[in-house]
RNA sequence: GGAUAGAGGCGCGGAAUUCAAGAGUACUGCAGCCCAUAGGCUGGACCGCCGGGAUGCAGGAAAGGGGAGACCGCCGAAGGAUUUUUGUCCGGUCCGGGACAGGGAUUCUGGGACAGCGCAGAAUAUGCGCUGUACUGUCACGAAACGUGGAGCGCUAUCUUGU
Numbered sequence: 001g002g003a004u005a006g007a008g009g010c011g012c013g014g015a016a017u018u019c020a021a022g023a024g025u026a027c028u029g030c031a032g033c034c035c036a037u038a039g040g041c042u043g044g045a046c047c048g049c050c051g052g053g054a055u056g057c058a059g060g061a062a063a064g065g066g067g068a069g070a071c072c073g074c075c076g077a078a079g080g081a082u083u084u085u086u087g088u089c090c091g092g093u094c095c096g097g098g099a100c101a102g103g104g105a106u107u108c109u110g111g112g113a114c115a116g117c118g119c120a121g122a123a124u125a126u127g128c129g130c131u132g133u134a135c136u137g138u139c140a141c142g143a144a145a146c147g148u149g150g151a152g153c154g155c156u157a158u159c160u161u162g163u
Base pairs, nucleotide, nucleotide: 001160002159003158004157005156006155009075011074012073013072014071017068018067019066027059028058029057030056031055033053034052035051039050040049041048042096043095044094045093046092047091078109079108080107081106082105083104084103085102086101087100088099089098090097110136111135113133114132115131116130117129118128119127120126138150139149140148141147142146
């Protein structure tokens, strides 16, 4: 230098199925009332389509996210940030904008927990980011019970190659 096999633990990711919430919300029907040729459908232009609003009664979802999770893949597991690119969608076209799902490049993080702040979110759930606290695994140094420091392109074991 190469190959193989491993370790860290509320360990990482996926997940059939299921539960809560979303929500008596959106939406639909009926009723009278109010408003209206203005307005609405992501901003602008043109086109196309449609009337709009609150109230009462009746009916009444779903998605994203979350808890549990048979089972599956694993230990840069995986998760971010920036940037670029492809596809689908938001009534049609063009220019902007936005949502979702992939690919590439560079870079950051050993791991989980808790707290504070911020963002997203219906949310007090949860996720992500920053900061901090102790804990934990690993290696190095120190006389070291312990202390200090480093980072996973690390560490341990075995085999192998070269010097």
Lysine riboswitch aptamer from a mouse gut metagenome, 163 nucleotides, folded computationally.
Rfam family: Lysine riboswitch aptamer. Rfam's curators write: Riboswitches are metabolite binding domains within certain messenger RNAs that serve as precision sensors for their corresponding targets.
The sequence is in RNAcentral, with records from MGnify.